[in-house]
RNA sequence: GCCCCGUAGCCAAAAUGGAAAAGGCGGUGGACUACGAAUCCACUGACUGCAGGUUCGAGUCCUGCCGGGGCCG
Numbered sequence: 001g002c003c004c005c006g007u008a009g010c011c012a013a014a015a016u017g018g019a020a021a022a023g024g025c026g027g028u029g030g031a032c033u034a035c036g037a038a039u040c041c042a043c044u045g046a047c048u049g050c051a052g053g054u055u056c057g058a059g060u061c062c063u064g065c066c067g068g069g070g071c072c073g
Base pairs, nucleotide, nucleotide: 001071002070003069004068005067006066009025010024011023018056026044027043028042029041030040031039049065050064051063052062053061
C1' cells in the first nucleotide's frame, strides 16, 4: 500500500437500500420428575465497532477513524 471481517454474554442470518434486525446457545419462570438430566411452553436482551455523509428511507451505499485477520514490498 491492497483485500476481507467487526450485528445481543457467545455463535450467526438479513437478494436488488424499504415495514416490527431471523435463528441457535445462554439466562429467567413454568410443565414434566421422588430429585435431577433430557424434552416441552413462555419470557428475555443488540438500534448493527465509532463519527459523519447520501437518501423519503441505510446493517446494507460513500468518507474518515478504531480493532482483528490476510497479501505484497
Molecule: transfer RNA
Organism: Planctomycetota bacterium